[in-house]
This is a predicted structure of a 71-nucleotide RNA (transfer RNA) from a Candidatus Woesearchaeota archaeon.
Parts: sequence; C1' cells; structure tokens
RNA sequence: GCGGUUGUAGUCUAAUGGUAGGACACAAGCUUGCCAAGCUUGUAACCCGGGUUCGAGUCCCGGCAGCCGCA
Repeated sequence: GCGGUUGUAGUCUAAUGGUAGGACACAAGCUUGCCAAGCUUGUAACCCGGGUUCGAGUCCCGGCAGCCGCA
C1' cells in the first nucleotide's frame, strides 16, 4: 500500500429498515443483629461525518480505531 472483518452503557453481549434489549457493575430501597447472598426499582449506550428512506444500530459512500491476511 491492497483486501477482509469488527466497532452498541463502566464491562460483556443481542436486535428482519419500525419503542435500542439482556447480563455483570453502579445507585436507592426491602430483607438481616451486621456483612454477604437474595428481591424490587432506577441511572447510563448504537465510533465519526454524509447519503438513501416516511423511518437507519441495520443499507450505501468517506473517514478513524482494533484484529486477520496479502504485498
């Protein structure tokens, strides 16, 4: 330099073009003599910029970053 692939809460991971979901973590409460465990509730995310579309996490283009391969 070229090609492929991945990018979603603090972490991990889902999502046929139609309300962004789950687990852990965190916060509050319940429970307990206290802690842990358990239960309930809550906060928090689509890598960036454009395009297509009534509607984009998803499709297209260009970037950036990680990984793999070729040179």
About this RNA: The RNAcentral record of the sequence draws on ENA. Its Rfam family is "tRNA".